[in-house]
Context: one part of a larger RNA
């Protein structure tokens, strides 16, 4: 000097920050991922019009049919659950830091460019009907839609195979010429039109190239033990073949007998690594909490679908523990997401408010979702700042200690008087700023045959969880706010009394066996201050 600390004593306010370091221990509740009816067929709920029919006080009421149109929403369909959030149990490794490579690669969703969206077709879920099960939840028969799906053309820039050229870094790359193989939603929503049909936008195919995100391969650099010395059979190389987005023993069949190690292989123990952080003049030493980049996991151990991307924390499957549920046949379930709970332990928050903003997924949008995040709450846990009054006051009061009985001290300290009002309490004001997106109207631009829609600019509405919070203003009243360690040397700071090698102190030297500045008390000092002291780790 520092801390994610803890413990004792104390304890006014405020801003910013921090908070299971231990059992990757179990989990009661609740919420954390949805979205999208402008993809689709249906339920349902409301109901404009038109029709019909009864009363009949001739234009009212009520009953039925018809159903534009809005409004909810199980199912199919698209995109999202591989982001974001949380943990450090694994990992001594190309995991990560750094500096290459990839003539060995993927890359939804954006960007541009270029060119296309012809023409048929079979189903299925929803949903009816019946049936099985205690539940999860299943089966049969039947109907029907799409941007689901599946068939054909048509297309070269793609993709394989052969030729020319040029070019480099070993495989090889570019570019052109002729052969074979492969696509799409006709779709939504508006505008125009009587309709063919046109146009806007939004989604769709196809190629290039771009962004961005990824994968793989290399140097090199960060641990402790030789009381680990020898380790390796897909091992270590070729040849073919498989796989893969893609190199390759990655994997399979053959061959070959290598390949690693004292410059420490391999075993064993320990660790997430890093930018940083905390120490030093510095070099180094020691950490790896928040923030931030990457990895790794998701009860445990293994697999694989789906996808542009997982080998998937709140998918699926299978196998073990455990935990519930059962009608014993069978199911369910995964907090190391935010709160919370048991337990462990010296020790670590609230089962809060909003999506008002920022970011994110879906959507044309209006929205909806967002325990990410914004805020509150609790801990003096940390760092900063203020406050707990200020000025005058001598008879040096009173009262404490002390005394060599004269005094000395506490000491302007107190009381007294003049004054202030920071915070804190109380009342008003303040919807402050955080707002900009977005609806409406207005001009104006590209584009169109026009039009709708697009894009920019203007005015104008409405929107805040925090919070009646920061803030400003007024009353009041010194009113409410100081303690905690030490005092023998180190080391600022002494006397008195009690205790008598007891009782105790102690970080080291040490101190106490009748005058203890070292015990323990009180008086006075000294340090620090809403903190002070111990422990504990680290320089």
């Nucleotide at each position: 000097g520092a801390c994610g600390a803890a413990c004792g004593c104390u304890g006014g306010c405020g801003g910013c920050g921090u908070g299971c370091c231990u059992a990757a221990u179990a989990c009661a509740u609740g919420c954390a991922a949805g979205u999208c009816g402008a993809g689709c067929g249906g339920a349902c709920u409301u109901g404009a019009u038109g029709g019909a029919g009864u009363g009949c006080u001739u234009g009212c009421a009520c009953u039925c049919c018809u159903g534009a149109g809005a409004g909810u929403u199980a199912g199919c369909g698209g995109c999202g659950g591989a982001c974001g959030g949380g943990u450090g149990a694994g990992u001594a490794a190309c995991a990560c830091g750094u500096a290459g490579g990839u003539a060995a690669c993927c890359u939804g969703c954006c960007c541009a460019u270029a060119a296309g969206a012809c023409c048929g077709g079979g189903a299925u879920a929803a949903c009816a009907u019946u049936c099985g099960g205690a539940a999860a939840c299943g089966a049969a028969u039947g109907c029907u839609a799409a941007u689901a799906c599946c068939g054909g053309a048509u297309a070269c820039g793609c993709a394989a195979g052969u030729c020319u050229c040029u070019c480099g870094c070993a495989u090889g790359a570019g570019a052109g010429a002729g052969u074979u193989g492969g696509g799409a939603a006709a779709g939504g929503c508006g505008g125009a039109g009587c309709a063919a049909u046109c146009u806007g936008u939004c989604a769709c195919u196809u190629a290039u190239g771009g962004a961005u995100g990824g994968a793989c391969c290399u140097g090199c650099g960060g641990u402790g033990c030789a009381u680990u010395a020898g380790c390796u059979a897909g091992u270590u190389g070729g040849u073919g073949a498989g796989g893969u987005a893609a190199c390759g023993g990655c994997u399979c069949a053959c061959c070959a007998a290598g390949g690693c190690g004292a410059c420490g292989a391999u075993g064993c123990a320990u660790a997430g690594c890093c930018g940083a952080c905390c120490u030093g003049a510095g070099a180094g030493g020691g950490u790896g909490a928040u923030c931030g980049g990457c990895c790794a996991c998701a009860c445990u151990g293994g697999g694989a679908c789906u996808g542009a991307g997982a080998c998937a924390c709140g998918g699926c499957c299978c196998a073990g523990a455990c935990u519930c549920c059962u009608a014993c046949g069978g199911g369910a379930g995964g907090c190391a997401g935010c709160a919370g709970u048991a337990g462990g332990g010296a020790a670590u928050c609230u089962u809060c408010c909003g999506c008002a903003a920022u970011g994110g997924a879906c959507g044309a949008a209006a929205g909806u979702c967002u325990g990410a995040c914004g805020g509150a709450g609790c801990a003096a846990c940390g760092c900063c700042g203020c406050g707990u009054g200020a000025g005058u006051g001598a008879u040096g009061a009173a009262g404490g200690u002390u005394u060599u009985c004269g005094g000395a001290u506490c000491g302007u300290a107190a009381a007294g008087c003049u004054c202030u009002g920071u915070u804190g309490c109380c009342a008003g004001g303040g919807a402050a700023g955080a707002a900009c997106g977005c609806u409406u109207g207005u001009g104006a631009g590209a584009g169109u045959a026009a039009c709708u829609g697009c894009u920019c600019a203007c005015a104008a509405g409405g929107u805040g969880a925090c919070g009646g919070u920061a803030c400003c203003u007024g009353a009041g009243a010194a009113g409410a706010a100081a303690g905690c360690c030490c005092c023998g040397g180190c080391u600022a700071a002494c006397u008195a009394c009690g205790u008598g090698c007891c009782a105790g102190c102690a970080g080291c030297c040490g101190c106490g066996g009748u005058a203890a500045u070292a015990c323990g008390u009180a008086g006075g000092g000294g340090g620090c201050a809403a903190g002070c002291g111990u422990u504990g780790u680290c320089c």
A computed fold for a 539-nucleotide part of an RNA from an uncultured bacterium, annotated as small-subunit ribosomal RNA, 5' domain. The coordinates come from a structure-prediction model, not an experiment, and the mean pLDDT is 81. RNAcentral holds the full RNA, with entries from ENA, Greengenes and SILVA.